This is a predicted structure of a 73-nucleotide RNA (transfer RNA) from an Alphaproteobacteria bacterium. Its Rfam family is "tRNA". About the family: Transfer RNA (tRNA) molecules are approximately 80 nucleotides in length. Rfam links the family to the GO term triplet codon-amino acid adaptor activity. It was read from a public genome assembly. Its mean pLDDT, the model's own confidence on a scale to 100, is 82.

RNA sequence: GCCGGCUUAGCUCAGUUGGUAGAGCGACUGAUUUGUAAUCAGUAGGUCGAAAGUUCGAGUCCUUCAGCCGGCA
Numbered sequence: 001g002c003c004g005g006c007u008u009a010g011c012u013c014a015g016u017u018g019g020u021a022g023a024g025c026g027a028c029u030g031a032u033u034u035g036u037a038a039u040c041a042g043u044a045g046g047u048c049g050a051a052a053g054u055u056c057g058a059g060u061c062c063u064u065c066a067g068c069c070g071g072c073a
Base pairs, nucleotide, nucleotide: 001072002071003070004069005068006067007066010025011024012023013022019056027043028042029041030040031039049065050064051063053061
């Protein structure tokens, strides 16, 4: 230099053909317990890496850039 993949909650990851974003773990609150753990119930937490475009509507499609990983040279 060229090509490909990934970037979504604190962490690991889903998200189908474009239609208002979820799970598990973790955190917090309550119940239970003499207390802790475990268990049960609930709550909070995200402008989906950045910018621009298409669209009535973008995590999803197009373009550029950034970071990480891999391959070729």